[in-house]
RNA sequence: UGGGUCGGCCAGACGGUCGCGUCGGUCCGCGCGAGCGGGCCGCCGAGGAACGUCCGGGCUCCGCAGAGCAGGGUGGUGGGUAACACCCACCCGGGGCAACCCGCGAGAAAGUGCAACAGAGAGCAGACCGCCUCGCACGCAAGUGCGCGGUAAGGGUGAAACGGUGGUGUAAGAGACCACCAGCGGCCGGGGUGACCCGGCCGGCUGGGUAAACCUCGCCCGGAGCAAGGUCAGACAGGGGACCAUGAGGCUGCUCGCCUCGUCCCCGGGUAGACCGCUAGAGGGCGGCGGCAACGUCGUCCCGAGAGAGAUGGCCGUCCACGACAGAACCCGGCGUAUCGGCCGACCCGUUCC
Numbered sequence: 001u002g003g004g005u006c007g008g009c010c011a012g013a014c015g016g017u018c019g020c021g022u023c024g025g026u027c028c029g030c031g032c033g034a035g036c037g038g039g040c041c042g043c044c045g046a047g048g049a050a051c052g053u054c055c056g057g058g059c060u061c062c063g064c065a066g067a068g069c070a071g072g073g074u075g076g077u078g079g080g081u082a083a084c085a086c087c088c089a090c091c092c093g094g095g096g097c098a099a100c101c102c103g104c105g106a107g108a109a110a111g112u113g114c115a116a117c118a119g120a121g122a123g124c125a126g127a128c129c130g131c132c133u134c135g136c137a138c139g140c141a142a143g144u145g146c147g148c149g150g151u152a153a154g155g156g157u158g159a160a161a162c163g164g165u166g167g168u169g170u171a172a173g174a175g176a177c178c179a180c181c182a183g184c185g186g187c188c189g190g191g192g193u194g195a196c197c198c199g200g201c202c203g204g205c206u207g208g209g210u211a212a213a214c215c216u217c218g219c220c221c222g223g224a225g226c227a228a229g230g231u232c233a234g235a236c237a238g239g240g241g242a243c244c245a246u247g248a249g250g251c252u253g254c255u256c257g258c259c260u261c262g263u264c265c266c267c268g269g270g271u272a273g274a275c276c277g278c279u280a281g282a283g284g285g286c287g288g289c290g291g292c293a294a295c296g297u298c299g300u301c302c303c304g305a306g307a308g309a310g311a312u313g314g315c316c317g318u319c320c321a322c323g324a325c326a327g328a329a330c331c332c333g334g335c336g337u338a339u340c341g342g343c344c345g346a347c348c349c350g351u352u353c354c
Base pairs, nucleotide, nucleotide: 001350002349003348004347005346006345007344008343009342010341012319013318014317015316016315017314018313020045021044023042024041025040026039027038028037029036030035047325051336052335054334055333056332057331058330059225060224061223062222071221072220073219074218075217076090077089078088079087080086091105092103093102094101095100106216107215111214112213113210114209128155129154130151131150132149134147135146136145137144138143163181164180165179166178167177168176182206184203185202186201187200188199189198190197191196229276230275231274232273238267239266240265241264242263243262247261248260249259250258251257283302284301285300286299287298288297289296290295320323
């Protein structure tokens, strides 16, 4: 200096001004009350994805002895974590010169199913062309045609055609036989926690693909969700008690008695309202220690949205690289997707110079 791989970071800056929202202070007003409304002052006010809501968990209520079935999820091995479909390391397979990347990576000799087009034939297959023996006919011959058979070495089709190469053998051929190689199975030795890897011997000669097809095996999973759920005062429905030697009405014209209305106290479901849940948490930065790492642990420092019809937006000035995708609604860990422009670090393959 050219090209590439991986990881991390920023997300216009500063000032002024107006507006909106939560909170704090203060003043005023309203309400029986819980509390509410308004003015002024002050602080603060979206993201790396707040998004999709696809996984996993916390929290809350309901359900639940345990086990099994059904249903759903998951799937190399070991670890991390609150948990996961996430992350880390490794193994195997594939791609790349390499850094590195990709894999929905258990089981296809348990069973069932499926495979377009092409092709003669698609699963314990298949004679279309070809090759070969024999028979017949023709021909002087070479050979040609027809027929019964043999044959998977060669051609051709296909994503895939029942191991590969060489030899023996044969009429031609064939794991029919042999050597080597690949692969499968068994036994043994060595390494690794393990997936697996390395090596030796033996065996039959070889038993295709597909499980985001049914299925089989191992492991995991109760349901609903903050409109979850809880608290509160007054009023109202309703229930209970006391006071009624007395008031009103009724049974009845009067007395007694009974009933209803009344006053007070207690309990009190639901709806509307207010409050809690509600934001400091499996939180972040730096450093030490353990670990290859994910991560764990200790120390220290930092952290200022929390609405309920739902606030974060305008305008002006200066500057620059001229500003993308998009916006909280219980919280957190992931994954996926969108994204103008730019910065930093590590590594790989080249080129040039010293």

Background
Predicted 3D model of a 354-nucleotide RNA (Bacterial RNase P class A). Of the family's consensus pairs, 94% are formed in the model. A source record names the gene rnpB.